Model confidence (mean pLDDT): 83 of 100.
This is a predicted structure of a 476-nucleotide part of an RNA (small-subunit ribosomal RNA, 3' major domain) from a metagenome.
Its Rfam family is "Bacterial small subunit ribosomal RNA".

Context: one part of a larger RNA
RNA sequence: UGACGGGGGUCCGCACAAGCGGUGGAGCAUGUGGUUUAAUUCGAUGAUACGCGAGGAACCUUACCUGGACUAGAAUGCGAGGGAAUUAUCCGGAGAUGGGUAAGUCAGCAAUGACCCAAAGCAAGGCGCUGCAUGGCUGUCGUCAGCUCGUGCCGUGAGGUGUUGGGUUAAGUCCCGCAACGAGCGCAACCCCUAUCUUUAGUUGCCAGCACGUAAUGGUGGGGACUCUAGAGAGACUGCCUGCGUAAGCAGAGAGGAAGGAGGGGACGACGUCAAGUCAUCAUGGCCCUUACGUCCAGGGCUACACACGUGCUACAAUGGCGCCUACAGAGUGUAGCAAGCUGGUAACAGCAAGCCAAUCACAAAAAGGGCGUCUCAGUUCGGAUUGAGGUCUGCAACUCGACCUCAUGAAGCUGGAAUCGCUAGUAAUCGCGCAUCAGCAAUGGCGCGGUGAAUACGUUCCCGGACCUUGUACA
Numbered sequence: 001u002g003a004c005g006g007g008g009g010u011c012c013g014c015a016c017a018a019g020c021g022g023u024g025g026a027g028c029a030u031g032u033g034g035u036u037u038a039a040u041u042c043g044a045u046g047a048u049a050c051g052c053g054a055g056g057a058a059c060c061u062u063a064c065c066u067g068g069a070c071u072a073g074a075a076u077g078c079g080a081g082g083g084a085a086u087u088a089u090c091c092g093g094a095g096a097u098g099g100g101u102a103a104g105u106c107a108g109c110a111a112u113g114a115c116c117c118a119a120a121g122c123a124a125g126g127c128g129c130u131g132c133a134u135g136g137c138u139g140u141c142g143u144c145a146g147c148u149c150g151u152g153c154c155g156u157g158a159g160g161u162g163u164u165g166g167g168u169u170a171a172g173u174c175c176c177g178c179a180a181c182g183a184g185c186g187c188a189a190c191c192c193c194u195a196u197c198u199u200u201a202g203u204u205g206c207c208a209g210c211a212c213g214u215a216a217u218g219g220u221g222g223g224g225a226c227u228c229u230a231g232a233g234a235g236a237c238u239g240c241c242u243g244c245g246u247a248a249g250c251a252g253a254g255a256g257g258a259a260g261g262a263g264g265g266g267a268c269g270a271c272g273u274c275a276a277g278u279c280a281u282c283a284u285g286g287c288c289c290u291u292a293c294g295u296c297c298a299g300g301g302c303u304a305c306a307c308a309c310g311u312g313c314u315a316c317a318a319u320g321g322c323g324c325c326u327a328c329a330g331a332g333u334g335u336a337g338c339a340a341g342c343u344g345g346u347a348a349c350a351g352c353a354a355g356c357c358a359a360u361c362a363c364a365a366a367a368a369g370g371g372c373g374u375c376u377c378a379g380u381u382c383g384g385a386u387u388g389a390g391g392u393c394u395g396c397a398a399c400u401c402g403a404c405c406u407c408a409u410g411a412a413g414c415u416g417g418a419a420u421c422g423c424u425a426g427u428a429a430u431c432g433c434g435c436a437u438c439a440g441c442a443a444u445g446g447c448g449c450g451g452u453g454a455a456u457a458c459g460u461u462c463c464c465g466g467a468c469c470u471u472g473u474a475c476a
Base pairs, nucleotide, nucleotide: 001476002475003473004472005471007470008469009468010467011466012465013464015460016459019423020422021421022420023419026314027313028312029311030310031309032308033307034305035304042053043052064300065299066298067297068296069295070294077122078121081117082116083115086103087102088101089100090099091098092097106113107112125289126288128287129286130285134283135282136278137277138276139274141272146185147184148183149182150181151180152161153160154159165176166175167174191266192265193264194263196234197233198232199231200230201229202228206223207222210221211220212219237260240254241252242251243250244249303442316416320375321374322373323372324371325370326369332363333362334361337356338355341352342351343350344349382413387408388407389406390405391404392403393402429452430451431450432449433448434447435446
């Protein structure tokens, strides 16, 4: 000087407390451990691994296993030489691949060119190892308020001072004081979304007034008022008032204002820590393989199952289930696509097909909500696992191993031990909608969107984590 303390002081955080809803019990989904296996590819492992890399494992992916094949090799460039390209087809084979047959005969006068095949040679390839050789990227402490430097001063020196102190703040934020005076990286602000208004612009959006028209609809003429769209600007600064205070600032159910003291949200992550994670995104040093640890193919596996754990979904019901009727979103996506509508089918879906490269058309029904009816506390008209049968669709192909539909079947489960998690407001809880990936889909996941919409916070003694000052130390 740090680190640590079941030392002290001050302060903060959904840290506790006060509340609301969960997890832990059940069934299923998913990840992991373990076990099994020819293989169940690899990585991630307290917090900071475990719906994680994976934003799509039937083949492919794919890295694994079994078997069959190739050896300058699957890709790219140069390339002697040859052939238009290309198309159809036969045979062996699981295919990779091997062997044939037929058609075709490019442009240009030519040299040659485009395209295809391709010897030798020069260059390969490796998801093999090392993240403890690395770059890059990332997690975490932590959006915590800290981390430092120059000069000066103090100290033999390590080092200190500044950065401590008194206040204040979300903040090393600001004020005052001070052997310090300044500065940098952080904080804040500058950026984006959102809440109000003004203005510019009105198509595909809108429709107040004036007309036309319809069973009905901005459908039509027209209009820019309004909504909205998307560009520019205004607006919030403790600016004003009162009280407290030297000041910074704090308090006010004070005014004004759409908004008030950081209005709400996002992006943004200091010096560093964990030899944290990643050589399997990529790049890369070294090492290793080179008729194989490279490459191609078929099939299998990554989906196994006595069991254990994490994360979720659905429930156990009446604030509910079921049936019929009826309202109100936002954000997205669509031409190898979205598909209105009609017809068939109980349905999944199929056939025909308008419109739309989309503020124009479509996906699209929002659901919870409201109205009426029914069920009456039961393992039930709760719950839907499991299994049987029949189908639909995608795809070369659904056996291993897809999703969906219909009928039948109807399991566990009556609110969950010890323990444990999230959340302070348009939040929790609850309800549906969309998108990426994607032929299809194991999505209950992830990322967004809106609808309905709470309770509680006395307080900081205690648990956890952190910041500053101080103290002790056989630690560095």